[in-house]
Molecule: small-subunit ribosomal RNA
Organism: Patescibacteria group bacterium
RNA sequence: UAAUGAGAGUUUGAUCCUAGCUCAGGAUGAAUGCUGGCGGCGUGGAUAAGGCAUGCAAGUCAAGGGGACCGCAAGGUAACCGGCAGACGAGGUAGUAACACGUAGGUACUCCCCCCGAAGUCUGGCAUAGCUCGUCGAAAGACGGGGUAAUUCCAGAUGGUCACGAAAGUGUAAAGAUUUAUCGCUUCGGGAGAGGCCUGCGCAAUAUCAGCUUGUUGGUGAGGUAAUGGCUCACCAAGGCUACGACGUUUAGGGGCGCUGAGAGGCGGACCCCCACCGAUGGGACUGAGACACGGCCCAUACUCCUACGGGAGGCCGCAGUCGAGAAUCUUCCGCAAUGGGCGAAAGCCUGACGGAGCGACGCCGCGUGAUGGACGAAGUGCUUCGGCACGUAAACAUCUUUUAUGUGGGACGAAAUUUUUGACGGUACCACAUGAAUAAGGGGCUCCUAACUCUGUGCCAGCAGGAGCGGUAAUACAGAGGCCCCAAGCAUUAUCCGGAAUCACUGGGCGUAAAGGGUGUCGAGGCGGCUAUGUUAGUCUUCCGUAAAAUCCGUGGGCUCAACCUACGGACGGCGGGGGAAACGGCAUAGCUUGAGAGCAGAAGAGGUGCAUGGAACUCACGGUGUAGGGGUGAAAUCCGUUGAUAUCGUGGGGAACACCAAAGGCGAAGGCAGUGCACUGGUCUGUUUCUGACGCUCACACACGAAAGCCAGGGUAGCGAACGGGAUUAGAUACCCCGGUAGUCCUGGCCCUAAACGUUGCUCGCUCGUUCUACGGAGUAUCGACCCUCUGUGGGACUAAGCUAACGCGGUAAGCGAGCCGCCUGGGUAGUACGAUCGCAAGAUUAAAACUCAAAGGAAUAGACGGGGACUCGCACAAGCAGUGGAUCAUGUGGCUUAAUUCGUCGAUAAGCGAAGAACCUUACCAGGGCUAGAAAUGCAGCUGCAUCUCGACCGAAAGGACGAGAGCCUUCGAGGGUGCUGCACAGGUGAUGCAUGGUUGUCGUCAGUUCGUGGCUUGAGCUGUUCCCUUCAGUGGGGUAACGAACGCAACCCCCGUUGUCUGUUAAAUAUGUCAGGCGAGACUGCCCCCUCACGGGGGAGGAAGGUGGGGAUGACGCCAAAUCAGCAUGUCCCUCUGAUGCCCUGGGCCGCACACGUGAUACAAUGGUUCAUACAGAAGGACGCAAUACCGCAAGGUGGAGCAAAUCCCAAAAAUGGACCCCAGUACGGAUAGAGGUCUGCAACCGACCUCUUGAAGCCGGAAUUGCUAGUAAUCGUGGGUCAGCCAUACCACGGUGAAUACGUUCUCGAGUCUUGUACUCACCGCCCGUCAACUCAAGGAAGUUGGGGGUACCCAAAAUCUUCCCUCGUGGAGGACUACGGUAAACUCAAUGACAGGGAGUAAGUCGUAACAAGGCACGGCUAGCGGAAGCUGGUCGUGGAACAUAUCCA
Repeated sequence: UAAUGAGAGUUUGAUCCUAGCUCAGGAUGAAUGCUGGCGGCGUGGAUAAGGCAUGCAAGUCAAGGGGACCGCAAGGUAACCGGCAGACGAGGUAGUAACACGUAGGUACUCCCCCCGAAGUCUGGCAUAGCUCGUCGAAAGACGGGGUAAUUCCAGAUGGUCACGAAAGUGUAAAGAUUUAUCGCUUCGGGAGAGGCCUGCGCAAUAUCAGCUUGUUGGUGAGGUAAUGGCUCACCAAGGCUACGACGUUUAGGGGCGCUGAGAGGCGGACCCCCACCGAUGGGACUGAGACACGGCCCAUACUCCUACGGGAGGCCGCAGUCGAGAAUCUUCCGCAAUGGGCGAAAGCCUGACGGAGCGACGCCGCGUGAUGGACGAAGUGCUUCGGCACGUAAACAUCUUUUAUGUGGGACGAAAUUUUUGACGGUACCACAUGAAUAAGGGGCUCCUAACUCUGUGCCAGCAGGAGCGGUAAUACAGAGGCCCCAAGCAUUAUCCGGAAUCACUGGGCGUAAAGGGUGUCGAGGCGGCUAUGUUAGUCUUCCGUAAAAUCCGUGGGCUCAACCUACGGACGGCGGGGGAAACGGCAUAGCUUGAGAGCAGAAGAGGUGCAUGGAACUCACGGUGUAGGGGUGAAAUCCGUUGAUAUCGUGGGGAACACCAAAGGCGAAGGCAGUGCACUGGUCUGUUUCUGACGCUCACACACGAAAGCCAGGGUAGCGAACGGGAUUAGAUACCCCGGUAGUCCUGGCCCUAAACGUUGCUCGCUCGUUCUACGGAGUAUCGACCCUCUGUGGGACUAAGCUAACGCGGUAAGCGAGCCGCCUGGGUAGUACGAUCGCAAGAUUAAAACUCAAAGGAAUAGACGGGGACUCGCACAAGCAGUGGAUCAUGUGGCUUAAUUCGUCGAUAAGCGAAGAACCUUACCAGGGCUAGAAAUGCAGCUGCAUCUCGACCGAAAGGACGAGAGCCUUCGAGGGUGCUGCACAGGUGAUGCAUGGUUGUCGUCAGUUCGUGGCUUGAGCUGUUCCCUUCAGUGGGGUAACGAACGCAACCCCCGUUGUCUGUUAAAUAUGUCAGGCGAGACUGCCCCCUCACGGGGGAGGAAGGUGGGGAUGACGCCAAAUCAGCAUGUCCCUCUGAUGCCCUGGGCCGCACACGUGAUACAAUGGUUCAUACAGAAGGACGCAAUACCGCAAGGUGGAGCAAAUCCCAAAAAUGGACCCCAGUACGGAUAGAGGUCUGCAACCGACCUCUUGAAGCCGGAAUUGCUAGUAAUCGUGGGUCAGCCAUACCACGGUGAAUACGUUCUCGAGUCUUGUACUCACCGCCCGUCAACUCAAGGAAGUUGGGGGUACCCAAAAUCUUCCCUCGUGGAGGACUACGGUAAACUCAAUGACAGGGAGUAAGUCGUAACAAGGCACGGCUAGCGGAAGCUGGUCGUGGAACAUAUCCA
């Protein structure tokens, strides 16, 4: 000085992490959709290296030659011989993984044309085409005879500085044309440039390709080549390559460069340039300086074409063009004017190279589609809160301009040379003038990522979608519209690449639990390596030189009006080669050292290993004794054993397996693992000493060894246990859990297997980094007679922690800290540790190890909840203890169901069901049938008309509503109008129609449970935690103590009301006064205040006093929230729906809501003697009363009636029952019970069918209620009546109140239910009514297997063998014949490999609501899981062994 890196969405209730998927950017030889004005510069067959009609793409030279033809001639035309060029240019990328390419070097080589130098160019000869004659053929073409030329060919000569050779010597050349100047020819040397060959380095994937190779590797000789060389051949040797990946397979032209990226990289190899290779496919040579030759030849093959069927012709991967295939890629154009190439002495000819034009928005770049003014913010459209807002200065309109377009006129550069001549592009670019806003805007998007929002329609439909995700009646996500956003002659989409992705991590990742440490050890390869010194330098560093083609890229200039584009100069180009220098590090070499490592010596501990021997307890069996009816087993049982004597017990004997106590959190070992005792053999470790060696070390792919249990083979052994199996239970079932038996096995010997949750889920080694403590085995110091104790130190085994690390949990000198070395492993989940292949194994199986397809997650840790057939603590009429019930009967009432024209609607576990409804005969009423009304039965506004409305009388139809008619009466007034009423019209009304899942309000429930939160502060990456946990206490998150918390809020409590005691004041009433009862007001009283005990305190237990004692009793009061809980029918309300056509509106009559095989809820009455009946006789409280309550009296058996005193009520009325005292009933379906039914009445009401009540008669079920279940803890339950609301009356036995009489019981918290706090586990969060596994059934998809079938590929062996080359022989000597070697194509055969297809069988994945079970997640109801074995519809079960990634509990120990 320059350059310099962006993230987001998606797993969860939320969080952090891990991890994948997706998006925003750039790019393209693109394609597709919609759209499309102009110009410049580029670019355009990527697929079928598939097939090709037609034309053109390579000719030229007459100054090499002879002839032919035309021409009077000059000359011209052009066939043939000859020369040069057709090996360049142009095209394509099939093959090729290779010295093909790139880069840096090398040399055993060659070279037409060109340049320089030297020398030469002499003498002869034989042919042949053309031509001519003849023959064959359809053609292509061929053959024969004759004669001819040359810069064609041959021979000879000469010969140098040529070749060979040591030399001598030998061999080898030429071409002329022309007429005077050149062009040629031959040989040699050199140059320039081009090529051949060789080498180092670089150069895709795959090890599920591990061994490959016989001309192979080397040598000698020969051949061959321009030249080296196994390039080829003969002989000899047996080598060569490979884990630094040979060989094989797959894919592929390589590079300059292009795209992307901060870079490192990744991807690509279009256009342009360099190189290679190819030319229908395969093989081959000829000519030539150069080819094994794109537009040459021969052969073979396939294909196409012509044919007279005999035979021939052809090769667009040149330029155009055509067909085909494909998503897809142009004109059968102009010109040699320029540049370049071939030939020629030249003129010139040729040139689909090239220069141009055309087509395609295929790309990049530039320009335009107008500019300025213009508010009544027009119309229209969209939205609207109806006020308005937006499109919008936008338009209209006015003024201006003319890029572009069109027309007219002018008009190039490119042309260079030297005088002339010569322009395809092109009358183009450009310039001038004229006309006139005139000719010119679309595409995508608008939920978030991601810039941009509303309305309508639709209603999990139709559809959208890159991801997340939208859509089930209020969709900014679908579709349309309006508006807006982004780009713009384009805009989107699709495909592909890079980026983002640090998501393969070199830069720059990880592996305790997320994916990931190999089961363990020993190791030759490889990698890494202590201290000192010297030397050296291929690593390393530095400097210089060469190279790194041009173009590209970067910088600075220049040219097209700018830009794209073109161009000049400069820079850059990580590499390679060479020269010089340095020596720190590394390497190598040498010399040393001792600290790493090892050895020696002296000690030590140990379940380290192998073998042999041996011991006691227990168990079991056998025998014998004693002894008798049971034993055994379980939750309870049964199977089972036992009178043929079990179990129990004693004795004797046999047998196998395992080793109590010691024992431990202990010890040893590499791991697996190892435990009675003794002996033998043997491995490792530790301490001390510092005697020896002198870096001898660390790690380790591969390899080798070991490797629990189960399992396998052979032979033994078998007490106990015990897969399988048999039986008994359990259960819906029970292939299980439990029980009775029991075989393999468990044990030993030998041989296999080689896997485990083989775990510390933590590889090995070395170094460094605070502490505390326990423990095993050593050592030292001090001390002691010796030891213990104490201090220090080493190696192991544990616990807690600082720093640090970690996503967190946690780790923390035994690191998961800080560093070093080496190895192993990971890269989303599922498929799957599976398939195929390979190796190993007797088998079981092990090791290695994918893909298609599918999902957007799968995961880790931690957090808050919820839940648990987890734990702890606590509470509640929750249980228990009691009392009375319900469930059985009859009836009442509500609900379901059924029925019906309708039985209106809502409510449905707890939290619906005597609920809404505190009163359904009409009304209510919402339902049904029928009859009616239509701006409406009721409301508001506007306009018009109106003394009208209204009332009375008469009177018609009708069930009524309603319809229709006549007569009469009839406002205020300031005389302007106004108010009121009616009619008409217009706006509108009305709806118990829908949606409680659009809402407000109200309510239920948890629950009167004690909880729910906030501010500030603190802790944590964060969700979140703390506070609110803990201890004591309380009815209480009540209070106290403690405390990273301190305070506060809503709840609790208190304040409010009633009852209980009392003081005082006021007061009606009760015959009067006083007093009192009573009513109201204001007060007092209760606060753990006092005493004793416990306590730090709060408080608790007891007691006294007191009407009342620890909240005195009751009520009102219901936190944050939960249940999309209930209600649109109480009310209100958004949206939708019905309504001038005949209604879901309104009115009316009648019916229904009461309907009855049945089921359920709530009640009433009972079943009787604690009772019933009857007589007598007391005692309440709280209410209500004028459209009312009603006394005394009289009538009626009664309901009731007559009547009306009193009372707007402390005055009057309604107005008690049980109890108590007598009498009867005598245990019965009764003098219990009262249903049902008949008859007669009373009352209310317009009306009694469906009301209540009374009297007489009738007298059902029912004798205390199955499983189950409810209420209640004291003035409570039970029992007895009384009142009120609603209400004309009443289906009230309901509900709400009131008093009378008046109990029993609570040991206690194990269990049931519910609740609270703390804690624990979790795979749940729609939260256990959760989640979730496997079989089976259905459909779809992909992959693998498979008797086979088909095709491709590369080789191998053998057969046949063209052309050509080489070679042998023969002859009539020719381009001749015959043969040999070699070989393409073809054929045969067996394998390999890759695909396609395949009956069938098996698994996998997916798919709103299928079947069976319940395996897992909580202790998941048998803890789960790994390996292994057997078994079973299935998840799975059981055995053996292992892990904790198990809860709970107990004990011990360690630490604090």